Predicted 3D model of a 113-nucleotide RNA (SAM riboswitch aptamer (S box leader)) from Clostridium manihotivorum. The coordinates come from a structure-prediction model, not an experiment, and the mean pLDDT is 80. The sequence is in RNAcentral, with records from Rfam.
């Protein structure tokens, strides 16, 4: 790297350095010199470790000390498939919009190889 499992509608700065990009990709739509990315400090609390609960399994709670992680917008929306009703439109079952569900893709953690 690929694989497995779980989660992804919540939460988090008037800080410093830095100087033009960023939101994974597609198509949109956004953020940004009233400073982007990145780094430091700070914060949040998702998983593992920790403490407690428990039939010592699962679950649940606590803390923020450690390992990662995260800190605009639902993973910002969307992509593939299926369903529902409504609106508009049409050659009366065509297309567009809205909405729901499940995948795919992605992100994070833990495991194993």
């Nucleotide at each position: 790297c690929a694989c497995u499992u779980a989660u992804c509608a919540a939460g988090a700065g008037u800080g410093g350095u830095g100087g033009a990009g960023g939101g994974a990709c597609u198509g949109g739509c956004c953020c940004u010199a009233u400073g982007a990315a990145a780094c430091c400090c700070a914060a949040c609390a998702a998983c593992c470790g920790g403490c407690a609960u428990u039939u010592u399994u699962a679950u649940u709670g606590c803390a923020g000390c450690g390992g990662u992680g995260u800190u605009a917008a639902u993973u910002c929306c969307u992509g593939c498939a299926g369903g529902a009703a409504g609106u508009u439109u049409a050659a009366g079952u065509u297309a567009a919009c809205u909405u729901c569900u499940g995948a795919a893709a992605g992100a994070u953690a833990a495991g194993a190889c």